The RNA shown here (transfer RNA) has 73 nucleotides and comes from Acidianus manzaensis. It matches the Rfam family "tRNA". The family's RNA type in Rfam is transfer RNA. Its mean pLDDT, the model's own confidence on a scale to 100, is 83. The RNAcentral record of the sequence draws on ENA.
RNA sequence: GGGCCGGUGGCUCAGCUGGAAGAGCGUCCGCCUUGCAAGCGGAAGGUCCCGGGUUCAAAUCCCGGCCGGUCCA
Numbered sequence: 001g002g003g004c005c006g007g008u009g010g011c012u013c014a015g016c017u018g019g020a021a022g023a024g025c026g027u028c029c030g031c032c033u034u035g036c037a038a039g040c041g042g043a044a045g046g047u048c049c050c051g052g053g054u055u056c057a058a059a060u061c062c063c064g065g066c067c068g069g070u071c072c073a
Base pairs, nucleotide, nucleotide: 001072002071003070004069005068006067007066010025011024012023013022019056027043028042029041030040031039049065050064051063052062053061
């Protein structure tokens, strides 16, 4: 330098034949317990890497960049 894959709550990842974002873990609150843990219930938390384009509508499609992984040189 080139090919391919990936970037989504604090972490690990779903969601990608467009209709507007979810799970597990974690955090906080409550129940339970003498107390803790476990268990149960609830809540908060996301400019969907950045900038453009297409569209009534984009995490999703197109273009350009950045970062990471991997292969080739």